Context: one part of a larger RNA
RNA sequence: GAUUGAACGCUGGCGGUAUGCCUAACACAUGCAAGUCGAACGAGGUAGCAAUACCUAGUGGCGGACGGGUGAGGAAUACGUAGGGAUCUGCCUUUAAGUGGGGGAUAACCCGGGGAAACCCGGAUUAAUACCGCAUGAUCUCGCAAGAGCAAAGUGGGGGAUCGCAAGACCUCACGCUUUUAGAGGAACCUACGUCGGAUUAGCUUGUUGGUGAGGUAAUGGCUCACCAAGGCGUCGACGGGUAGCCGGCCUGAGAGGGUGACCAGCCACACUGGGACUGAGACACGGCCCAGACUCCUACGGGAGGCAGCAGUGGGGAAUAUUGGACAAUGGGCGCAAGCCUGAUCCAGCCAUGCCGCGUGAGUGAUGAAGGCCUUAGGGUUGUAAAGCUCUUUUACCCGGGAUGAUAAUGACAGUACCGGGAGAAUAAGCCCCGGCUAACUCCGUGCCAGCAGCCGCGGUAAUACGAAGGGGGCUAGCGUUGUUC
Numbered sequence: 001g002a003u004u005g006a007a008c009g010c011u012g013g014c015g016g017u018a019u020g021c022c023u024a025a026c027a028c029a030u031g032c033a034a035g036u037c038g039a040a041c042g043a044g045g046u047a048g049c050a051a052u053a054c055c056u057a058g059u060g061g062c063g064g065a066c067g068g069g070u071g072a073g074g075a076a077u078a079c080g081u082a083g084g085g086a087u088c089u090g091c092c093u094u095u096a097a098g099u100g101g102g103g104g105a106u107a108a109c110c111c112g113g114g115g116a117a118a119c120c121c122g123g124a125u126u127a128a129u130a131c132c133g134c135a136u137g138a139u140c141u142c143g144c145a146a147g148a149g150c151a152a153a154g155u156g157g158g159g160g161a162u163c164g165c166a167a168g169a170c171c172u173c174a175c176g177c178u179u180u181u182a183g184a185g186g187a188a189c190c191u192a193c194g195u196c197g198g199a200u201u202a203g204c205u206u207g208u209u210g211g212u213g214a215g216g217u218a219a220u221g222g223c224u225c226a227c228c229a230a231g232g233c234g235u236c237g238a239c240g241g242g243u244a245g246c247c248g249g250c251c252u253g254a255g256a257g258g259g260u261g262a263c264c265a266g267c268c269a270c271a272c273u274g275g276g277a278c279u280g281a282g283a284c285a286c287g288g289c290c291c292a293g294a295c296u297c298c299u300a301c302g303g304g305a306g307g308c309a310g311c312a313g314u315g316g317g318g319a320a321u322a323u324u325g326g327a328c329a330a331u332g333g334g335c336g337c338a339a340g341c342c343u344g345a346u347c348c349a350g351c352c353a354u355g356c357c358g359c360g361u362g363a364g365u366g367a368u369g370a371a372g373g374c375c376u377u378a379g380g381g382u383u384g385u386a387a388a389g390c391u392c393u394u395u396u397a398c399c400c401g402g403g404a405u406g407a408u409a410a411u412g413a414c415a416g417u418a419c420c421g422g423g424a425g426a427a428u429a430a431g432c433c434c435c436g437g438c439u440a441a442c443u444c445c446g447u448g449c450c451a452g453c454a455g456c457c458g459c460g461g462u463a464a465u466a467c468g469a470a471g472g473g474g475g476c477u478a479g480c481g482u483u484g485u486u487c
Stems, first nucleotide, its partner, number of pairs: 001487002004484001006483005013359006020351001021317001026315003030312003035062003040059002043056005069270003079194006087187003092183002096179004100134001102132002110123005140149003154175006162169002196242001203233003208230008245267002248264001249260004272293005295306004323349001325348003331345001332343004362392004372383004398423005406414001431476005436457003442471002445468002452459002
C1' cells in the first nucleotide's frame, strides 16, 4: 500500500446493490417448512324433491432419496485431473409386442372389550389400478446348443347400427398397466497422479499378501468363508500421533509464490449420541422405523411423547451478526387428465454505514477587509469572500397529481414501487483523525519526570511546535480513526 463475513470509539442526509452467528455440531417455548390424486377403491357426511355438486377418515398410487441446512467427522472408502469395465436406473424420449380368463383376503364401516393417555385387542362384513394362481410370450433371462422359464389393470370422455330387462356389451379417443430395444439424465465400482506439518513417531501387518473353490452383491474384488502358499508395506517416510471438509475460486503479488476456502457454483460428509435394518428405481433415509444412551416433557405411576446443523424466533456463549414479515405474481419443484392444491425453495419487503458504487449538504456576487475569537514588536496580522447583505437555483428531503416493465387471453406479493409532471422554500443534511522526525500541517496558554503521550526513534524535571486546551493549519469525507487478519 492493498485486503476483510469484521469488531470498537466518535459521527451520521439520501439512493442503488451485495453481504450479515467466523464463538456452543450448546439447549430449545411457539408457528410454519411435503404433500397430492375422488378420472384406482369401497364407505360416510353436507346441500338438493331428484339428477347431481362438494367434502374426506381409511385402502391404494406417486412424491416424502429432490429442494433447504451445517462443516462435527474424515489425511483418503474424500476431493481434483485423466482414464477404465464387471453394473443398476422410477419419471422422460424412442423401438417391438401384449393388455385373455379366474381366485381368496383385508382396512374403513358395524358390534364388543381394554387403557389416564398414546393407542390396542376380538368378532362379523366389503371394494379396488391392493394381493395370488392359470393362460399366452419374444430379438427378454439362463444355456454352446437343444431347450427351460417369466407379465399385465383398469379408469374417464364421446357414440350410429346391432345385442341386452337394466347395468352395459360393442366402437372410438385420452390417461394408464405388462414385457422389450435404444437413448438421455442419474447412480455405484476400479486405476494412475496430485493434495498440511512433525522422525522428540522406525519399523508395521494374520483376512494380513496372493491362489483355488464357494457364498454374497446391481456389479469386480478377502467383500465374506473353507483350504493352500508365506507373503504385503516402509527413510521416494510405512505405522502411530496432531491439524483440516476438498475444489472452481477469493485476497495479495510485476511474476514466481504466499495466504485462504464467507457469499455463488460442483463434490463429499452429517442430521440429539451410538448401532441396525425395512420399504423402495433410488436411503441404511434431517422434519420415516427399531434398539441402546444422555437430556427435556406428560402421567391416573401402570406407561407414554420429543429431537430447529429448515424459515423466523428464545436462552446461553461471545468483541460480534437481522423480522416469531408478505406472496405463490414470476422462476422452479411434488401430485393431478385438468381445474387446482402444496411449496420459510424462490421472489419480495423489514433491520444494520457491514462492504462497494452514485448523489447531496447550495451557486454567483459581496471590503469599512464588519463584529467576535486568536496572535502581536501594540503599528498591526490572521480567521477571511469566510459571514452579513444582494441576486439566483431546487438535486435530495417535504406536499399534490399521474403512473409502468416484470404477464398477459387472464392472473402482480413487491406497490401506487420505479419513473414522470407540478408546488413552496436555502430551505432538511458534516464529521473524524492528525500537525517533533519518518509524514502533509505552528503558535499561545496550562502543567512541571507530575498529569500524561507513544507505531519506531523518543517527549514531560518552569519559556514543551511531542502532555491538556485554544486559535490556526493538513488529510480523508458520510464517514474517520483504532484493534485484529492476510499478502